[in-house]
Context: one part of a larger RNA
Order: sequence, then structure tokens, then C1' cells
RNA sequence: UGACGGGGGCCCGCACAAGCGGUGGAGCAUGUGGUUUAAUUCGACGCAACGCGAAGAACCUUACCUACACUUGACAUCCUCGGAACUUUCUAGAGAUAGAUUGGUGCCUUCGGGAACCGAGUGACAGGUGCUGCAUGGCUGUCGUCAGCUCGUGUCGUGAGAUGUUGGGUUAAGUCCCGUAACGAGCGCAACCCUUAUCCUUAAUUGCCAGCGGUUAGGCCGGGAACUCUAAGGAGACUGCCGAUGACAAAUCGGAGGAAGGUGGGGACGACGUCAAGUCAUCAUGGCCCUUACGUGUAGGGCUACACACGUGCUACAAUGGCCGGUACAAACGGUUGCGAAACCCGCGAGGGGAAGCUAAUCCGAGAAAGCCGGUCGUAGUCCGGAUUGGGGUUCUGCAACUCGACCCCGUGAAAGUUCGAAAUCGCUAGUGAUCGUGAAUUCAGAAUGUCACGGUGAAUGCGUUCCCGGGCCU
Repeated sequence: UGACGGGGGCCCGCACAAGCGGUGGAGCAUGUGGUUUAAUUCGACGCAACGCGAAGAACCUUACCUACACUUGACAUCCUCGGAACUUUCUAGAGAUAGAUUGGUGCCUUCGGGAACCGAGUGACAGGUGCUGCAUGGCUGUCGUCAGCUCGUGUCGUGAGAUGUUGGGUUAAGUCCCGUAACGAGCGCAACCCUUAUCCUUAAUUGCCAGCGGUUAGGCCGGGAACUCUAAGGAGACUGCCGAUGACAAAUCGGAGGAAGGUGGGGACGACGUCAAGUCAUCAUGGCCCUUACGUGUAGGGCUACACACGUGCUACAAUGGCCGGUACAAACGGUUGCGAAACCCGCGAGGGGAAGCUAAUCCGAGAAAGCCGGUCGUAGUCCGGAUUGGGGUUCUGCAACUCGACCCCGUGAAAGUUCGAAAUCGCUAGUGAUCGUGAAUUCAGAAUGUCACGGUGAAUGCGUUCCCGGGCCU
């Protein structure tokens, strides 16, 4: 000087407390460990690994295993030789590949040749998802959106260093004020950016419809530019005003006006650094290693195994409910190799046929669901729950669903479950939790209970800081 203390003082945070809902028990989904395996590719391991890399493993992916093949190589540059490129068919084979075969002879040219591409040869070289993240760059997590981390000059100290940055107040904040051997400054804080909440101006189609007319009753048509919305520009919030408290300060409390009030809500934004944190498997890269193999190609298999253990989720255990019928209201997003209606036809259904419209405020996905109205069930392992399993699909995708896809119908209806789960443990302070549906991304052909987003309904509690955890300042 720091760090640490079951030392002290002050102060924060869903840290506790007060509440609400979960996890831990069951079934299943998914990840991990372990075990197994020819292989179950690799990485990630307290918080900060474990629905993580993976925004999607049938083949491919794919890095793993087995088998069969290749050796200047699947890919790059250079040299020599030959041939345009490209293309048809046959044979062997699991295929890679090997053999045979058909058509084709193009472009530029100084007629030597050249450009692109293909084949053969030679070696320089290629290649490596091989090792080292403890050799690295880049990127990322974390403490933590915590309020801190420093510098110049000056001063003090022999010096390491101190001071400033401490103190009194205040703040979300090293935020600001006052004091002060310090005076200033930088990186952080805040603001500038995006979005949301109010209004104005401009604009008026594909969106809108108050008033007027028509109407097949559908903003459908004429029309309108008010309203909603859309999207560009502005306004608006600044402790600006009033009162109280305060040190005449900073500020705090209350109030007015206002759509909004003291950072209005949300996001982006992450200081000096810490963890030799993570990543050599995105990429790049030093060193080391392999070079007829640790490289490359192909087929099949594996990554999907299963006594078990853990994490994260989904579905439930029911009546605030299940089922049946009727009926209402969103936002955001996607669509031309695509979205694919309404009619109409077929099917119980998944879906099939059909093909209008749409390069989209126009057409489509698209029926929102919880809700509301009516009926039924009557506390039962049930009209709860849906696992498992049998059968069947003209189901769908795709060369191909056996290992190993999703979906539909009929049957089976388990467990735990006899009432919401022991010890323990997690999230959340408001349009939040809870609950209800909707959409998208992936190069996805197909394959979500995951992820990311969108809206609908819409709570409870917060006395307080003694305690647990983490953090800041002083000592």
C1' cells in the first nucleotide's frame, strides 16, 4: 500500500423480511455425469458448465467407428504435355471408383499461340475439427450499470508512498454543495442515440369513415381529410413555479398545473482491472507433431445406447375444473424455389384435389386463446390425468423414415398419483409476477415442451435492516 477478520461506524441490492408462484415427489422432453459400446466425436464444470457452443445429428451435417479405396491429393500457385468445355449410354460394384461408348469441336489471335475449363506427369507444396486458450490476436462471460479507477503540477515524507479521492451534508451516482495544501484534468456516472406514453404541423393509399347521398347492408360505392392509424418534422419535463425544511448551499418533503414529475417506463451503452475464467472446433496465429497418413473420398453404423445420479423444462394431480354447443376482442411477424383463401369436391382426421389473389397497410398464413352465454359431469382415481402399448393411415417431407422423423384416427388407458410433494432451494416490486394464446429465426426438405419476440387478462406484499448472501465508503 492492499487483502482479510465469527472488529467497529455509515449505506445499498428481490440480500433478508412481507407476499405470490414454482423446483425438490410423478410421467415425459431435453442437457450432463456415469456405465456400456467398434464408435457412443469434441468442447463447457461453484456462482459465471449442465433446453450451454447446437438458430434445429435419418443421409448430408460429422469432426467418431467399421469396411472399401486414393496419394501433388477434395482445395491453391507455378512448370511440361494432351484435350475446348460439356454431354449420351452400357458393364462391374454398397458406393467411391474402374472399364467401354455417343454427340460436340466453341471464344480471342500478330496464326507462333492465348483465355476459361478438363485429363496425365514432375516436384516445390497442399492438407490436418491433430496438441498447446498456461505462447497469442480477436471475441465473450464475471464481479457489475457496482461507483469507482487514475493522471499532471504542487505540497508532505529519507523512502515505499501520502495528499487530491479524506471531512460536514446530499444523491441512483467520486451526483452536487460547503469546507479544505491542494489546484486542475482524464476514463467511468449523467446527457447525447433508439423505443414507449401526450399534443401539433405536413401527407391521404392499400389504411380511416364524423357528417351527406346511394346501397346487394360488406367502407361496398360516390365522396370526405374530421377521427383512428401510418411516418417525417416539431412541441413537451427543466426541481421550471409555489410552500416548508435546510447552512443564505446542494438538496429533500408537500402542492399546483400537466398526457407524463423529479433518471416518467424500457433498451442500447459495461471505467482501471479480477478470475493464467472460456474459446487453437467460427476465424486468425507462434511453436510442436502427422505426410501412401493424424490428409482425402465412399457406403453403412454411431452421436438417439441405459441398472442409475443430477440440472433445466413441459404435462398433471382437477370443480376458480374437464367435456360439448354458441359467441366477442389483439399485437407483432413472415410469404415468389414462397404464402396459398373463399367457394367447391373427397376424407372422422392428418391431409389431398383445385387454383383466385399476392413481390404485400391491397392477397395469404389467420380460426387468437384465456373470456362471455347455455348445457353436462358431482368428488369418483372419475367424463381428472395422459404415459405406455396394439392396430390402421392413399397422411406429410424427403433418393431413403429399420436403426432414428413429425402428424392423424380407433383401442389401451400406467404412474404418480388419494390432494400439490421431506430436508432443502429458485424467480419476481407493476402492466411486474401469475395465467392465456400468437409469431419468428435456423438454409430448415422434414423434425420444439427449447430460444427470441408479440400482445390479452391481470394480482399480492414491502413493518423494517437484527439476521443470511453480495457490494461500496471510512476506520
Predicted 3D model of a 475-nucleotide part of an RNA (small-subunit ribosomal RNA, 3' major domain) from an uncultured bacterium. Its Rfam family is "Bacterial small subunit ribosomal RNA". Its mean pLDDT, the model's own confidence on a scale to 100, is 81. The full RNA is in RNAcentral, with records from ENA and SILVA.